RNA sequence: GGGCCGGUAGUUCAGUUUGGUAUGAACGCUACGCUCACACCGUAGAGGUCGAGGGUUCAAAUCCCUUCCGGCCCA
Repeated sequence: GGGCCGGUAGUUCAGUUUGGUAUGAACGCUACGCUCACACCGUAGAGGUCGAGGGUUCAAAUCCCUUCCGGCCCA
């Protein structure tokens, strides 16, 4: 230098195929219940610039372009 994969909640991820409310999972966090108390368990809740910028569209995590970061392969 060229190619491929990945970046989404505090963490690990799904969602991209077929554009339609940030739609969600597990763990974690907070409150309440339970308990003498803690843990377990149950209920509820908070938490999101979907790496960044731009474009297409009524509408973009999703499609297009550029770019940053990480990993792998080729030279």